[in-house]
RNA sequence: CCGUGCUGGGUGGGGAACUAGCGGUGCCCUGUACCUGCAAUCCGCUUUAGCAGGACCGAUCCCCGACUGAGGCUCUGUCGCUCCUUGGAAAGUCCGGAUACGGGACGUUGAAAGUCGGGUCCCAUGCGGCGGAGAGUUGUGAACCGGGUCAGGCGGGGAACCGAGCAGCCCUAAGCAAAUUUCUCCGGGUGUUGUGGGGCUACCUGACUGGAGUUACCGGUCCGGGUGGACCUUUGGGUGAGGAAUCGAGGAAGGGUGCACGG
Numbered sequence: 001c002c003g004u005g006c007u008g009g010g011u012g013g014g015g016a017a018c019u020a021g022c023g024g025u026g027c028c029c030u031g032u033a034c035c036u037g038c039a040a041u042c043c044g045c046u047u048u049a050g051c052a053g054g055a056c057c058g059a060u061c062c063c064c065g066a067c068u069g070a071g072g073c074u075c076u077g078u079c080g081c082u083c084c085u086u087g088g089a090a091a092g093u094c095c096g097g098a099u100a101c102g103g104g105a106c107g108u109u110g111a112a113a114g115u116c117g118g119g120u121c122c123c124a125u126g127c128g129g130c131g132g133a134g135a136g137u138u139g140u141g142a143a144c145c146g147g148g149u150c151a152g153g154c155g156g157g158g159a160a161c162c163g164a165g166c167a168g169c170c171c172u173a174a175g176c177a178a179a180u181u182u183c184u185c186c187g188g189g190u191g192u193u194g195u196g197g198g199g200c201u202a203c204c205u206g207a208c209u210g211g212a213g214u215u216a217c218c219g220g221u222c223c224g225g226g227u228g229g230a231c232c233u234u235u236g237g238g239u240g241a242g243g244a245a246u247c248g249a250g251g252a253a254g255g256g257u258g259c260a261c262g263g
Stems, first nucleotide, its partner, number of pairs: 001263006009057003012030004020046005034054005062256003067251002071247002074244003078241006087232002092227008101219003104215003113209008121198006127191002130187006137178004146171004154163003
């Protein structure tokens, strides 16, 4: 150095979370590196830390690894973006109140103020009108159980005549209808209606006294409240970048590397 047979070892790893701790299943990141069963309301184990069973590679496998470094967790009054929250504020705007400063309106064809009267208001009582009801007028209206007169027919009578009485005619009751009126009663958010009494805060109106102001309509000013709130501020989050620290896959210079036999 080569061949053969063994053995060590290997057949993925990591992060967060869970756990007394260590692994696994699950999630995430790398990456391609066996199979079966168990397993998040968990499964198995005990610092020697998955358990059970099976298969493969085979000392160029395997182990360590400067350097680099995906990704994850934590912290950060470093810088952006965004959401919630605390308080304050400018201009503006809306509402209410006050003020005769400016304007407008009214006013010597007489303001404010004062006095008297009337009305709107309430009660009572009349008149009219509207609505309703009842009388009254006219018409119609009873086969028989309304009236008058009662042909015919019927009955009584020797006869003259008499009797009850249907139809018809006339009148009328209950009822039905008509119409411009007439009379009575009842009612009302009836009426440019009358009288009397009451009331008159407010409004309207007439007269007298009075002799120049009245009016918040518009603007201005002041006060109060609401809204708005570019801006400043408080609290707590989310996210991106930066910083600190931590764990760290993969790559990787380089280093280490068993036994036996034979040639």

This is a predicted structure of a 263-nucleotide RNA (Bacterial large signal recognition particle RNA) from a Planctomycetota bacterium. The coordinates come from a structure-prediction model, not an experiment, and the mean pLDDT is 78. Rfam family: Bacterial large signal recognition particle RNA. Rfam classes the family as a non-coding RNA gene. A source record names the gene ffs. Lineage of the source: Bacteria > Pseudomonadati > Planctomycetota.